The prediction has a mean pLDDT of 85. A computed fold for a 1467-nucleotide RNA from a metagenome, annotated as small-subunit ribosomal RNA. The sequence is in RNAcentral, with records from SILVA. Rfam family: Bacterial small subunit ribosomal RNA.
[in-house]
RNA sequence: AGAGUUUGAUCCUGGCUCAGGACGAACGCUGGCGGCGUGCUUAACACAUGCAAGUCAAGGGGACCCGCAAGGGUAACCAGCGAACGGGUGCGUAACACGUGAGCAACCUGCCUAAGUGUGGGGGAUAGCCGGCCCAACGGCCGGGUAAUACCGCAUACGAUCCCUAGUUGGCAUCAACGGGGGAUGAAACUUUCGAGGCGCUUAGAGGGGCUCGCGGCCUAUCAGCUUGUUGGUGGGGCAAUGGCCCACCAAGGCAACGACGGGUAGCUGGUCUGAGAGGAUGAUCAGCCACAUUGGGACUGAGACACGGCCCAGACUCCUACGGGAGGCAGCAGUGGGGAAUAUUGCGCAAUGGACGAAAGUCUGACGCAGCGACGCCGCGUGCGGGAUGAAGGCCUUCGGGUCGUAAACCGAUGUCGCCAGGGACGAAAAAAAUGACGGUACCUGGAAAGGAAGCACCGGCUAACUCUGUGCCAGCAGCCGCGGUAAUACAGAGGGUGCGAGCGUUGUCCGGAAUUACUGGGCGUAAAGGGCGCGUAGGUGGCUUGAUAAGUAGGAGGUGAAAUCUCACGGCUCAACCGGGAGGCUGCCUUCUAGACUGUCAGGCUUGAGCAUGGUAGAGGCGGAUGGAAUUCCCGGUGUAGCGGUGGAAUGCGUAGAGAUCGGGAAGAACACCAGUGGCGAAGGCGGUCCGCUGGGCCAUAGCUGACACUGAGGCGCGACAGCGUGGGGAGCAAACAGGAUUAGAUACCCUGGUAGUCCACGCCGUAAACGAUGGGCACUAGGCGUCGGGGGGAGCGACCCUCCCGGUGCCGUCGCUAACGCUGUAAGUGCCCCGCCUGGGGAGUACGGCCGCAAGGCUGAAACUCAAAGGAAUUGACGGGGGCCCGCACAAGCGGUGGAGCAUGUGGUUUAAUUCGAAGCAACGCGAAGAACCUUACCUGGGCUUGACAUGUACGGGAAAGCCGAUGGAAACAUUGGCCCUCCUUCGGGACUCGUGCACAGGUGCUGCAUGGCUGUCGUCAGCUCGUGUCGUGAGAUGUUGGGUUAAGUCCCGCAACGAGCGCAACCCUCGUCUCUAGUUACCAGCGGGUAAAGCCGGGAACUCUAGAGAGACUGCCGGUGUCAAACCGGAGGAAGGUGGGGACGACGUCAAGUCAUCAUGGCCCUUACGCCCAGGGCUACACACGUGCUACAAUGGCCGGUACAGAGCGUUGCCAACUCGCGAGAGUGCGCUAAUCGCUUAAAGCCGGUCUAAGUUCGGAUUGUAGUCUGCAAUUCGACUACAUGAAGCCGGAAUCGCUAGUAAUCGCGGAUCAGCUACGCCGCGGUGAAUACGUUCCCGGGCCUUGUACACACCGCCCGUCACGCCAUGGAAGCUGGGGGGACCUGAAGUCGGUGGGCUAACCGCAAGGAGGCAGCCGCCAAAGGUCAAUUCAGUGACUGGGGCGAAGUCGUAACAAGGUA
Repeated sequence: AGAGUUUGAUCCUGGCUCAGGACGAACGCUGGCGGCGUGCUUAACACAUGCAAGUCAAGGGGACCCGCAAGGGUAACCAGCGAACGGGUGCGUAACACGUGAGCAACCUGCCUAAGUGUGGGGGAUAGCCGGCCCAACGGCCGGGUAAUACCGCAUACGAUCCCUAGUUGGCAUCAACGGGGGAUGAAACUUUCGAGGCGCUUAGAGGGGCUCGCGGCCUAUCAGCUUGUUGGUGGGGCAAUGGCCCACCAAGGCAACGACGGGUAGCUGGUCUGAGAGGAUGAUCAGCCACAUUGGGACUGAGACACGGCCCAGACUCCUACGGGAGGCAGCAGUGGGGAAUAUUGCGCAAUGGACGAAAGUCUGACGCAGCGACGCCGCGUGCGGGAUGAAGGCCUUCGGGUCGUAAACCGAUGUCGCCAGGGACGAAAAAAAUGACGGUACCUGGAAAGGAAGCACCGGCUAACUCUGUGCCAGCAGCCGCGGUAAUACAGAGGGUGCGAGCGUUGUCCGGAAUUACUGGGCGUAAAGGGCGCGUAGGUGGCUUGAUAAGUAGGAGGUGAAAUCUCACGGCUCAACCGGGAGGCUGCCUUCUAGACUGUCAGGCUUGAGCAUGGUAGAGGCGGAUGGAAUUCCCGGUGUAGCGGUGGAAUGCGUAGAGAUCGGGAAGAACACCAGUGGCGAAGGCGGUCCGCUGGGCCAUAGCUGACACUGAGGCGCGACAGCGUGGGGAGCAAACAGGAUUAGAUACCCUGGUAGUCCACGCCGUAAACGAUGGGCACUAGGCGUCGGGGGGAGCGACCCUCCCGGUGCCGUCGCUAACGCUGUAAGUGCCCCGCCUGGGGAGUACGGCCGCAAGGCUGAAACUCAAAGGAAUUGACGGGGGCCCGCACAAGCGGUGGAGCAUGUGGUUUAAUUCGAAGCAACGCGAAGAACCUUACCUGGGCUUGACAUGUACGGGAAAGCCGAUGGAAACAUUGGCCCUCCUUCGGGACUCGUGCACAGGUGCUGCAUGGCUGUCGUCAGCUCGUGUCGUGAGAUGUUGGGUUAAGUCCCGCAACGAGCGCAACCCUCGUCUCUAGUUACCAGCGGGUAAAGCCGGGAACUCUAGAGAGACUGCCGGUGUCAAACCGGAGGAAGGUGGGGACGACGUCAAGUCAUCAUGGCCCUUACGCCCAGGGCUACACACGUGCUACAAUGGCCGGUACAGAGCGUUGCCAACUCGCGAGAGUGCGCUAAUCGCUUAAAGCCGGUCUAAGUUCGGAUUGUAGUCUGCAAUUCGACUACAUGAAGCCGGAAUCGCUAGUAAUCGCGGAUCAGCUACGCCGCGGUGAAUACGUUCCCGGGCCUUGUACACACCGCCCGUCACGCCAUGGAAGCUGGGGGGACCUGAAGUCGGUGGGCUAACCGCAAGGAGGCAGCCGCCAAAGGUCAAUUCAGUGACUGGGGCGAAGUCGUAACAAGGUA
């Protein structure tokens, strides 16, 4: 410090997620030791039991015990002090509760310290005790008598308090301090060992407390107004003290947008965690403060409480009870139940520290010190160390060679931390000595034995460090995000190996970080989320030049404070560390004071440039009102006139013979204002358009007279605000939602057409929205230029409205710098700055719900959450696509010729059937395809019969061998099983080997699966002209450029231009073939000339001319001429030439696409079968047949059929072959047999054609299917299931619907010939060969396919794309709802405990007064105010639930349509 994730890729925006640190944790697996810490975060739920606050005998009298006594002991009681500390918890509390800093001139303070002073003299009770009584218990009553440092008077009063009264000093308003005089009031307690300890008053201190104030720290405005003791005053009461704290009266105030009041949540802080910091989160342990003590209320005592282990009352709960009554409060320490994911011992000790009491000894102390339990955390240590390679065994992997676990182990040697055993043994203890240790025989030291007792957890697809095998097969499962799993999973599970941490490791949860993702530091708003529709203006924020003053802000110095702990730094102590100790720093803050005077503020004064005013001009659809004009439309009336009009893609509805439309004249009405008109003008925006008049707002220019900062922005607020809509009343020509009809369509509640009502118009009043857009808030300033245009002005020139130039204001275009993610913006900023306002923080849910405000309504403004997704987006890029555009090709269309689709047959396929009808191929690019030959074989399928190391290969062990082989026999359909005979080999080192049989082991075998694991081969786009690279350049980048552009071409062919320059794969050429010529060669081909010869014939001699054969060459290159063209490339025409612009044909197929085809040609990974999914055999099937489709053949006839005669090819093939001639047969063919391994012989008569004849329009002399009979041939065998022949039979069919195919020249059409496969053949197929031999192309609008450029895109699996809404089904959360239930707070009223205070008199009453009577005072009672709990009522608020209902979200393959994305087919 970043990373993953939106895309085909890119940049940006933006969310989600991860890596880090932390924890009072919990859970899973695992677990050796020690130190130091830490441990109910939940039920402030309920608590059994024990303990947690007592002490004092030197205040008092008595009781009991010991003692002769003196004295000692025990403990109850009265008295004193303490129990308000210490310990717990965080309910409540948003508050002067806390923090911080001040203040009290408005206060209190036991014990402690210091100083001053005093302690005189009396009195009456009471507990204990004794006696009696009641009672279950708790407890209580009566009588008697007694003491005090208990209680009460009196005396005294240095101080003190109060009242009156001179004075001095000070302050902050009331005042305070000091102090003179007079008056009034109020004290005490004694004990004693004579050392001392107490007590009262006063002053001061220390420490503690109370009160007040400034500032600071949560969420919510869907809480906007709150308040009656409320705010203040006067007087009183009360308190330690100020104060509405309380009361009476008076006034009407007080608080609030700087957030009152209300709601929710919460103890606050030092600190803690995190972070670079600023911040954010948090408030366990330790420390400070506060609050509370079962819930609520109350006071008493006291220095202090409204009191955790005190009291009273009320409520709930628990317990005891003899039913009459009583007792209780663990949020003290342990402990129990409960709750919970979860949190410990009913331990030891007062030895230390601290506390209470005591003169002290001492007692008490669950504070505390220790121990126990828990890896809960932090820190430290160990589980070993060295050597050791046959790299052991074993595991795992393997390409079978090996690799790896791995020096790891074994084995050898050495050592001794922790633990174990034994011996020794502390500090902590404390200022004379002694005594005193829970921890603890602990830490520590020494010795001993022994490698002996001590390693796991998570992870290994990317992020992220670490890879293989097996299993599984979208299953089981994983997952933090992206995502894995559908038969080869580094992602599931196991294993081996590896990586990371290590007595721990992972998971979960939470917080901070990363997140600049709330942006103060440190973000944004044209298109990503985001500028308010526009203006006026309040508060607020901000503000020109200059002088002086001031000192609030600001800066510096000093002082106080910021508790300790924590933190940082170095030092020190435990062996180190954690931990602890002393020191320094820091604690960024607050307060006081001094100084400075620049800047901001404030006060006072001045200035004119900001702003405004004035004067003079000026343009304008600026606004409002009134008046008025013409064109058009419609309607009405009349004339002319006749059959249509209207409308559309085409029609129809509609109108019209009752006279339309057309045309002429007249009239009526309403609305809108052509041309001018503009990229123009005005206005704040919305918006504004005939003309004239009136009223009126604003701008601009010129002048520089006046004011003198008067300014800018603007939360709330107020006003304006298109269209549509609403209310009332008018108006209504045209247009036109709704509606109706006609079309279109599968449907058409639409698009189109004919009608048509609200509305559109006017007046008045509402509504208040918009893509109210420049998707760009307002103001000011600054920052290159260029060109238009509107308004005004200056200067020049001019006759001039023309022209040139300058200034100001508006409105546009281009563009430098700069900015931007890019697109783009660019003086009218989206540049550079300042000021103010508004707004944004992932998508969906949702601008929805609820609440509030507004509205007549429609609705508007404000505006969530649950839930859900891993994205949603912006700009640009490359493709693909478009019922986008441009250019251009192709038998693509058109123009032609011939077909298919109809018939019969052949063949392939689907389907069906079947025991099986083996398998594959599936739009083009499957379907006469694999198959260039299914009767058996082939053959993979079916039925049945058989074999099991196998039909085939290699190795090995044992055994046999007469080798192999040949001939049989029996059963059988055969295979096979059983069995007989013949023969008896070669090499040899004599073991054996080659070979073979049998048995066994390794293995063979599989046309079994996966073409979506593959190689190879192939199809297709497409013989289309494209596809790329290097370097350079441009761009943040994907990428672009080159390859685009202008021409040209069959072509990315070539030329020119150009930030490109070159290159590669393609194109073309090089190759084969055909066409012309030359040369060479001349047999089997040829025969001109010479000779021979025949009926004829290259038949023979011979020839080497010709044809031909087959080898080598030539030839064609836009080379030449003319024209066009850019001086080019090239095109057009011409000459010559056998051939002319690629001469015809072939071979040749770029980068790639289709997970195209093939595991059944072959090869091959993986999987599967192994007496079978292998192998052999017989028979059957692949040939089935209601049908459907593809491809063909033959036809339907006269351009023909038939008969007779007759002519001319090319290319192939042939020895298990082609077969001449001859004979036989009507024929298929048979017989016989010459020749030929083939330019020699044969297949081999080519056919159409030509000549002649016949048929005469007919289902025929067309057509030949089908069937019967008889044959031929091949073959082991033609029944399923061959071909051919003859005779007989003679079907459909008379040119073929929608639709559709081929072909541009030696082509189509037509005619025959050959070959492969092959015994034969279902071949009409396929591959070749030649013969005869056309027609047509204007042209590129349209259909199909393709190329290039461009444009749009929400597509990228790429339009066979994407995607929307209803409905149906499942799940989830949520709104409304008659209601129902529960909680909170407040109000009104009723009742009213305890208790303080007040009142009261007729009860009671020791101290004082009084001789007494009586009084003072007190107690009880009663009354009153206040008042908790309780009750009633109506509202309110927050939850829960609710028949039914609303929408929403999510959910591999449901329904209906097609709305959006291309002009998305109606933008």